This is a predicted structure of a 71-nucleotide RNA (transfer RNA) from a Candidatus Wolfebacteria bacterium.
Rfam family: tRNA. The family's RNA type in Rfam is transfer RNA.
RNA sequence: CGGGGCAUAGUGUAAUGGCAGCACGAGUCCUUUGGGAGGAUUUAGUCAGAGUUCGAAUCUCUGUGCCCCGA
Repeated sequence: CGGGGCAUAGUGUAAUGGCAGCACGAGUCCUUUGGGAGGAUUUAGUCAGAGUUCGAAUCUCUGUGCCCCGA
């Protein structure tokens, strides 16, 4: 320098263009002498910008970061 892939909650991982879920974690409460286990409830997310569309995590373009291949 060229090509390809990935980016979703604190972590991991889903989501035919049509309500962003699940598990773990964290907070509060119940249970317990306490802890563990268990139960209820809450928390928090689509890498950034633009475009297409009635509607974008999803399609297109640009940028950023990481990984792989080639030179």
The same sequence occurs in records of 2 taxa. The sequence is in RNAcentral, with records from ENA.